Molecule: transfer RNA
Organism: Acidimicrobiia bacterium
RNA sequence: GCCGUGAUCGUCCAGCGGUCAGGACGCCGGGCCCUCAACCCGGUAACCGGGGUUCGAGUCCCCGUCACGGUA
Numbered sequence: 001g002c003c004g005u006g007a008u009c010g011u012c013c014a015g016c017g018g019u020c021a022g023g024a025c026g027c028c029g030g031g032c033c034c035u036c037a038a039c040c041c042g043g044u045a046a047c048c049g050g051g052g053u054u055c056g057a058g059u060c061c062c063c064g065u066c067a068c069g070g071u072a
Stems, first nucleotide, its partner, number of pairs: 001071007010025004018055001026044006048064005
């Protein structure tokens, strides 16, 4: 240089073009308990950047950035 894969809450991981972007852990509040932990309830917070396609894009296409793998 070329080819491929990936980038989503603080972290890890889902999300076959339309549901409120969901789960676990974390964090915050409450319950329970003599207290703590565990457990239960509730809350919190995210689509890498820019264009395009579409009635509608996290999802498809293009460009860029970064990471990983392959290749001369």